[in-house]
Context: one part of a larger RNA
């Protein structure tokens, strides 16, 4: 350089937003940088290769031809790729009008539960488990009942239902704000897709500061099990779990399936939206979104199938045996923890 792959065998980046840089719709018209052609010039000889000759062959060596895959100048084509101008609307934004949604923030606010405190009734037991202890409790516990504080999560609605790029989001109410959808005609008039580098956003532990702390609950203690229990069950119980603010930057961050965009049988729920028929809930379209099965197709099998893992282009990330190792050294972030980047020696 050529060729293979990334759903489960190694391999899609946790997600967006965007520089460079790739890559780009229809049509006319100049240019002529790639392209293409034609002609000169060059590509030194030797050597390779064809072809003939000369030494008794041959090795050698002589003659001729080819080839030097390239390079330079000129002449010429205009399909495509570039590249000026001009134009178009189907991509891609914009305006109106409509309606779905746990989409984000921030303030308030409800009511079930719990857990404690006070007050009343009551009276020996309650808790807990396979059984029991540790525990509470006659300084009146559990249980009932009024009153009260205080936190944290929102029962039914609720659903292979919704929204969100992902991480994710769910009691109600105000405002503040982001994003897809449907219709409409008018408007810009390719303004487009990706996207190294960079930049933000990122569940859960951790982590810094200063608040809150009911219930759970690492660590700790204790009581049990057992052979022994540094566990599984039980009784407690600090961190943390909640709030601000700043930091970590990681994950089975999964659909283990990067983004785009065109093309390829259906059938059946089910969400949000139009226009129609029938005439009050059906019918049949048609757009977007979820989900089941399934045609070709594809695959190692599993299954994937218009949300495709089928058919093709485009542009990005990635893998090359197993252990060593996501480790060691070095750089970069980071309070810290540790994070990202990434070998090799050995030895199967």
């Nucleotide at each position: 350089c050529u060729g293979g792959g990334c759903g489960u065998a190694a391999a899609g980046g946790g997600c967006g937003c965007g520089u460079a840089g790739g890559c780009g719709g229809c049509g006319a018209u100049g240019g002529a940088a790639g392209u293409c052609g034609g002609g000169u010039g060059u590509g030194a000889a030797a050597g390779c290769c064809c072809g003939g000759a000369g030494c008794u062959c041959a090795a050698c060596u002589c003659c001729g031809g080819a080839a030097c895959g390239g390079c330079a100048c000129u002449c010429g084509a205009a399909a495509c790729u570039c590249u000026g101008u001009u134009g178009c609307u189907g991509g891609a934004g914009g305006u109106c009008g409509g309606a779905a949604g746990a989409g984000g923030g921030u303030a308030g606010u409800g009511g079930a539960a719990u857990u404690c405190c006070c007050a009343g009734u009551g009276u020996a037991g309650a808790g807990g488990u396979g059984a029991a202890a540790u525990u509470c409790g006659u300084a009146g516990a559990u249980a009932u009942u009024g009153g009260g504080a205080a936190g944290a999560a929102c029962a039914c609605c609720g659903g292979u239902g919704g929204c969100g790029a992902a991480g994710g989001c769910g009691g109600c109410u105000a405002c503040c704000u982001g994003g897809a959808c449907c219709g409409g005609u008018u408007c810009u008039g390719a303004c487009g897709c990706u996207g190294a580098g960079g930049u933000g956003c990122g569940a859960a532990a951790g982590c810094g500061u200063g608040g809150g702390g009911a219930g759970c609950a690492a660590a700790c203690a204790g009581g049990a099990u057992u052979a022994g229990a540094u566990a599984c069950c039980c009784u407690g119980g600090u961190a943390g779990u909640c709030c601000a603010c700043g930091c970590c930057g990681u994950a089975a961050a999964c659909g283990a399936u990067g983004a785009g965009u065109g093309c390829u049988a259906g059938a059946u729920g089910u969400c949000g939206g139009g226009a129609g028929g029938c005439a009050u809930g059906c019918u049949g379209u048609u757009c977007g979104g979820u989900g089941u099965c399934g045609u070709a197709g594809c695959u190692a099998a599993c299954g994937c199938g218009u949300u495709a893992a089928g058919c093709a282009c485009u542009c990005c990330g990635c893998c090359u045996g197993g252990g060593g190792a996501g480790u060691a050294c070095g750089a970069c972030c980071g309070c810290a923890a540790g994070g990202u980047u990434a070998a090799a020696a050995c030895u199967c």
A computed fold for a 348-nucleotide part of an RNA from an uncultured prokaryote, annotated as small-subunit ribosomal RNA, central domain.
The RNAcentral record of the full RNA draws on ENA.
It matches the Rfam family "Bacterial small subunit ribosomal RNA". Its family is annotated with structural constituent of ribosome and ribosome in the Gene Ontology.
Its mean pLDDT, the model's own confidence on a scale to 100, is 89.